[in-house]
Description:
The part of an RNA shown here (small-subunit ribosomal RNA, central domain) has 350 nucleotides and comes from an uncultured prokaryote. It matches the Rfam family "Bacterial small subunit ribosomal RNA". Gene Ontology terms of the family: structural constituent of ribosome and ribosome.
Context: one part of a larger RNA
RNA sequence: CUGGGCGUAAAGGGUGCGUAGGCGGCUCGAUCAGUCUGAUGUGAAAUCCCACGGCUUAACCGUGGAACUGCAUUGGAAACUGUCGAGCUCGAGAGUGGAAGAGGCAGGUGGAAUUUCUGGUGUAGCGGUGGAAUGCGUAGAUAUCAGAAAGAACACUCGUGGCGAAGGCGGCCUGCUGGUCCAUUUCUGACGCUGAGGCACGAAAGCUAGGGGAGCGAACGGGAUUAGAUACCCCGGUAGUCCUAGCCGUAAACGGUGAACACUGAGUGUCGGGGGUAUCGACCCCCUCGGUGCUGGAGCUAACGCGUUAAGUGUUCCGCCUGGGGAGUACGACCGCAAGGUUGAAACUC
Numbered sequence: 001c002u003g004g005g006c007g008u009a010a011a012g013g014g015u016g017c018g019u020a021g022g023c024g025g026c027u028c029g030a031u032c033a034g035u036c037u038g039a040u041g042u043g044a045a046a047u048c049c050c051a052c053g054g055c056u057u058a059a060c061c062g063u064g065g066a067a068c069u070g071c072a073u074u075g076g077a078a079a080c081u082g083u084c085g086a087g088c089u090c091g092a093g094a095g096u097g098g099a100a101g102a103g104g105c106a107g108g109u110g111g112a113a114u115u116u117c118u119g120g121u122g123u124a125g126c127g128g129u130g131g132a133a134u135g136c137g138u139a140g141a142u143a144u145c146a147g148a149a150a151g152a153a154c155a156c157u158c159g160u161g162g163c164g165a166a167g168g169c170g171g172c173c174u175g176c177u178g179g180u181c182c183a184u185u186u187c188u189g190a191c192g193c194u195g196a197g198g199c200a201c202g203a204a205a206g207c208u209a210g211g212g213g214a215g216c217g218a219a220c221g222g223g224a225u226u227a228g229a230u231a232c233c234c235c236g237g238u239a240g241u242c243c244u245a246g247c248c249g250u251a252a253a254c255g256g257u258g259a260a261c262a263c264u265g266a267g268u269g270u271c272g273g274g275g276g277u278a279u280c281g282a283c284c285c286c287c288u289c290g291g292u293g294c295u296g297g298a299g300c301u302a303a304c305g306c307g308u309u310a311a312g313u314g315u316u317c318c319g320c321c322u323g324g325g326g327a328g329u330a331c332g333a334c335c336g337c338a339a340g341g342u343u344g345a346a347a348c349u350c
Stems, first nucleotide, its partner, number of pairs: 003322004007304002012318001014201004021194003025088007033081002035077008049065006091191001092188003095184005103177007110154001114150008125136002162169002206247006215241002220236004258317006266295011299306002323350003332343004
């Protein structure tokens, strides 16, 4: 000496389930594979190292020693790891009793608004902008009243509130269904953690087929602005946005922070539960478990900041980084209907 790292400098996989593998709680017993120790054999010579010696010295050479860090056989040790056996309950799971929730899927249903249509009232404007114009309107618009139809989204409540692994989820009702939390400590008895491959899920846009189409609105047309205006503003408007079935598989898929477990000062808000105190009861107050925020201690950090929801202190497993550009490109392979995705260089150059 036997790398260092990944919030923002390069670097956490978009997310989960899980195969192989890696790792794994407490007690007792056995074993001796790993481990430790002794002996024996072997580990050719040369080389390397040490000592002495020979060429006038050195290189070079000779002699002796050490070493050859290894392997095999054999004797022993039994703490730890492994294996086998027996047991335990605190990890994990189950039971019982409660609780909250925009968690998911399907069916039904409601009102406001918008647009269109029909009818009534009514007359010359409406609309739009910085100002205008295109546009709409005497074939009666805008406004207003009544009726009808359609599609999409659910105002207020709404909250660093809730739920979900992530993407994400918001009117109301019903059905089916997943997960979570609390209390109890009844049961099982390490059944656990992680997870290369694999499988599943995965916003928006996009694609295929069939429907639907109110509003909005890429493209496109027109009006303005301007030196120009392939824009910003205005009038229109197709795909799309919506539904069903199937693809796509990406994102600033972000907490830019992988998962799990343990430990390490406080204060304060909020959501869900439990216990105590108090009370006729509820509130208040105290304790406690689980989530979600803020402020901050030690510690960490290049700093910013993080700080029991760690970026602190440790352990296990996975993923990833190794100067900028070339380049997430080329080639090949796999996937896709396509768009493209995944994997992923080099020359050259600074």
Its mean pLDDT, the model's own confidence on a scale to 100, is 89.